[in-house]
RNA sequence: UUCUAUUCUCAGGGCGGGGUGGAAUUCCCCACCGGCGGUAAUUUCUGAAAGGGAAAAGCCCGCGAGCGCCUGUCAUUCUGUUGACAGGGUCAAGCAGAUCUGGUGAGAAUCCAGAGCCGACGGUUACAGUCCGGAUGGGAGAGGAUAGUG
Numbered sequence: 001u002u003c004u005a006u007u008c009u010c011a012g013g014g015c016g017g018g019g020u021g022g023a024a025u026u027c028c029c030c031a032c033c034g035g036c037g038g039u040a041a042u043u044u045c046u047g048a049a050a051g052g053g054a055a056a057a058g059c060c061c062g063c064g065a066g067c068g069c070c071u072g073u074c075a076u077u078c079u080g081u082u083g084a085c086a087g088g089g090u091c092a093a094g095c096a097g098a099u100c101u102g103g104u105g106a107g108a109a110u111c112c113a114g115a116g117c118c119g120a121c122g123g124u125u126a127c128a129g130u131c132c133g134g135a136u137g138g139g140a141g142a143g144g145a146u147a148g149u150g
Stems, first nucleotide, its partner, number of pairs: 001150001003148008016030004031130002033119002035063004042055005058117002066095002068091001069088007099115005121133003
């Protein structure tokens, strides 16, 4: 240092001001926030060099949680009708999301500038990315330890 196994730890941010109103952190005006891996013309560390390490995209490629869908069990119903619990990921997509313009340049979806846009489900005296709840949950993954292996 590679791979494998076991195990431990970690792993999401944000409503501040004003307006209307009986009531809004939910509407309107101004604000605020951005999970994980990849990619990288930027930055940085190291090295004599070749090279190596680290950081860098919400809207480029993919992943995750949630809801939905499907299956099973139990309960329930006139009825897969409704619900609870458990399971599935080849159901990769149904919700599933969102970026353009200008600049530089050989080259920009990532740099610089400007203007935009997006954000599960349930709840709520009034419609929620920011409040409350499932959640002391789950998890993409990150790091460490131990053993084995090339």
Molecule: FMN riboswitch aptamer (RFN element)
Organism: Desulfomarina profundi